Transfer RNA from a Candidatus Magasanikiibacteriota bacterium, 73 nucleotides, folded computationally.
The organism belongs to Candidatus Magasanikiibacteriota, within Bacteria.
[in-house]
RNA sequence: GCCGAGAUAGCUCAGUUGGUAGAGCAAUGCACUCGUAACGCAUAGGUCACGGGUUCGAUUCCCGUUUUCGGCU
Repeated sequence: GCCGAGAUAGCUCAGUUGGUAGAGCAAUGCACUCGUAACGCAUAGGUCACGGGUUCGAUUCCCGUUUUCGGCU
């Protein structure tokens, strides 16, 4: 330099023939307990890497940029 895959909650990851994003763990609160843990219930937490385009509407489609991983030279 070329090709491919990824970037979504604090962490690990789903999701998408375009219609307002979810799980597990972690955090906080409540309940339980003599007390702690575990179990149970609830709550909070997201500019879906960034910029632009298409669209009534974009995490999703198109273009560019950044960055991570892999392959080729």
Its mean pLDDT, the model's own confidence on a scale to 100, is 83.
It matches the Rfam family "tRNA". Its family is annotated with triplet codon-amino acid adaptor activity in the Gene Ontology.
The sequence is in RNAcentral, with records from ENA.